[in-house]
């Protein structure tokens, strides 16, 4: 110097990379829930389901119709700011919190452990959802980034040619992010 392993640091994929925040803004939610008045009607009713408690109800509830008034949350787009490149998402299990006064279940949120997924897009089916938005799971499709191998072309290198080597472009095949590129420590080999 080179190679192998190990450790450290910094980067790349995309102008639709991933995610979070907001006294911002827009659409939808929705003329819905709910309130008031009037009418029908006549015994049950109470937040995702079941059960219990408590409360309301012939001084007419729940429900339905008409009129008048009339929201919000979760989710989404834009903008701004911030954190990043297993960014993050998802499945299972455990623990905690929350949705209703209690219990059980279920849903949602957070943390940990294990597993899967390189990335975004499109299509189909399923789930959540008010939704034709969006998210997500599975399957398929083309695109894209990295690495390996093979081949084409060009340049450089060696006095010239051939061959070889290096770099770049293009094409094909394959792999998989615990990866890739550069770099640092240590050990071993040469």
């Nucleotide at each position: 110097u080179u190679g192998u392993g190990u450790c450290u640091u910094a980067g790349a994929g995309g102008u639709u990379g991933c995610g979070a925040u907001g006294u911002a803004u827009c659409a939808a939610g929705a003329g819905u829930a709910c309130u008031a008045u009037g009418g029908u009607g006549g015994a049950a009713g109470u937040a995702u389901a079941g059960g219990g408690a408590a409360c309301u109800g012939g001084u007419a509830a729940u429900a339905c119709c008409a009129u008048a008034g009339g929201a919000a949350a979760g989710g989404g787009g834009u903008c701004a700011u911030c954190g990043c490149c297993g960014a993050a998402a998802u499945a299972u299990a455990u623990a905690g919190g929350u949705u209703u006064c209690c219990c059980u279940a279920a849903g949602c949120c957070u943390a940990u452990a294990u597993g899967u997924u390189g990335g975004g897009c499109c299509u189909a089916u399923g789930u959540u959802g008010a939704a034709u938005a969006a998210a997500u799971a599975u399957a398929g499709g083309a695109c894209u980034g990295u690495c390996a191998c093979u081949g084409u072309u060009a340049a450089a290198u060696u006095a010239c040619c051939c061959a070889g080597u290096u770099u770049a472009u293009c094409a094909g095949u394959g792999a998989g992010g615990c990866g890739c590129u550069a770099u640092u420590u240590c050990a071993c080999a040469c």
Molecule: Lysine riboswitch aptamer
Organism: Crassaminicella thermophila